Predicted 3D model of an 89-nucleotide RNA (c-di-GMP-I riboswitch aptamer) from Salipaludibacillus daqingensis. The sequence was found by an Rfam model in a public genome assembly. The coordinates come from a structure-prediction model, not an experiment, and the mean pLDDT is 88. The model forms 95% of the base pairs in the Rfam consensus. NCBI's taxonomy places the organism under Bacteria, Bacillati, Bacillota, Bacillaceae, Salipaludibacillus. Rfam family: c-di-GMP-I riboswitch aptamer. Rfam links the family to the GO term cyclic-di-GMP binding.

RNA sequence: UGUCGAUAAUGGCAAACCUAUUGAAAAAUAGUGACGCAAAGCCACGGGUCUAAGGAAGUUCCUCCUUCUAUGAUCGCCGGGUUACCGAA
Numbered sequence: 001u002g003u004c005g006a007u008a009a010u011g012g013c014a015a016a017c018c019u020a021u022u023g024a025a026a027a028a029u030a031g032u033g034a035c036g037c038a039a040a041g042c043c044a045c046g047g048g049u050c051u052a053a054g055g056a057a058g059u060u061c062c063u064c065c066u067u068c069u070a071u072g073a074u075c076g077c078c079g080g081g082u083u084a085c086c087g088a089a
Base pairs, nucleotide, nucleotide: 004087005086012037013036018031019030020029021028022027035076041082042081043080045079046078047077048074049073050072054069055068056067057066058065
């Protein structure tokens, strides 16, 4: 230095619920709070998943309903890329 991850040490992040705001929604941000996490740091590059404003189609007979579709979201779904604390085996 790389790999690796211990009943080591210093610490770090913060699920769900609740509150407020933004958003069509999924969800995000902040506060509270800890389920957990050795990258649960960052990046939408590949896949998966979620949502369907807009668009398309159908139906209804009064514009409701249904279906399809990310350009939206998710890195705490997986893979990949990239950066990083410590140092037992």